[in-house]
């Protein structure tokens, strides 16, 4: 990167650094010098994998040490749902 499967109306932010952008894309709308993105530290949310228990089970429950993810607005809204994002597996 591609494919498959699952999920996307809930939840959870401070500090430092940095200086003008950010919210995938198009159109809107919104956020931003009362400090955007990025980066670092700490904290938190969730529970996909892994873990523990039960079990016939691809099922249910538990926990949150580990691998990811996430922490403005319903995936911000509308559109494409063969889109986008994340997880797991395969190539």
């Nucleotide at each position: 990167u591609u494919u498959u499967u699952a999920u996307a109306c809930a939840g959870a932010g401070g500090c430092g650094u940095g200086g003008a952008g950010a919210g995938a894309c198009a159109g809107g709308c919104u956020c931003g010098a009362c400090g955007a993105a990025g980066c670092g530290c700490c904290g938190g949310c969730a529970a996909c994998c892994a873990c523990c228990g039960c079990a016939a089970a691809c099922g249910c429950g538990g926990a949150a040490c580990g691998g990811u993810g996430c922490c403005a607005a319903g995936u911000c809204c509308u559109g494409a749902c063969c889109a986008u994002a994340u997880a797991a597996a395969a190539a």
Model confidence (mean pLDDT): 85 of 100. This is a predicted structure of a 91-nucleotide RNA (SAM riboswitch aptamer (S box leader)) from Hymenobacter nitidus. Lineage of the source: Bacteria > Pseudomonadati > Bacteroidota > Cytophagia > Hymenobacter. Rfam family: SAM riboswitch aptamer (S box leader). Rfam's curators write: The SAM riboswitch is found upstream of a number of genes which code for proteins involved in methionine or cysteine biosynthesis in Gram-positive bacteria. Rfam links the family to the GO term regulation of gene expression.